A computed fold for an 80-nucleotide RNA from Candidatus Kuenenia stuttgartensis, annotated as c-di-GMP-I riboswitch aptamer. Its mean pLDDT, the model's own confidence on a scale to 100, is 81. RNAcentral holds the sequence, with entries from Rfam. The model forms 95% of the base pairs in the Rfam consensus.
RNA sequence: UUUGAAAAAAGGUAAACCAAUCGUGAGGUUGGGACACAAAGCCAUGGGUCUUUCUUAAAGAAGAAUGCCAGGUUGCCAGA
Numbered sequence: 001u002u003u004g005a006a007a008a009a010a011g012g013u014a015a016a017c018c019a020a021u022c023g024u025g026a027g028g029u030u031g032g033g034a035c036a037c038a039a040a041g042c043c044a045u046g047g048g049u050c051u052u053u054c055u056u057a058a059a060g061a062a063g064a065a066u067g068c069c070a071g072g073u074u075g076c077c078a079g080a
Base pairs, nucleotide, nucleotide: 001080002079003078004077012037013036017032018031019030020029021028022027035067041073042072043071045070046069047068049064050063051062052061053060
């Protein structure tokens, strides 16, 4: 640098749901809990989705979500 199909080893994250709490809301945080995940680490850059405002509606603006799809970037182990 590259591959991760398989076999390992050390581990890691934590869906739904429940409780508390924050937020107009989407949703977030903490604890419990495990559906899953080789980047389910990070980034809101593009597309899509959701919320608020405005509007007949759209468009626009402000937000949410990286566990929707791409993209960028940084990593564990094994092999080449």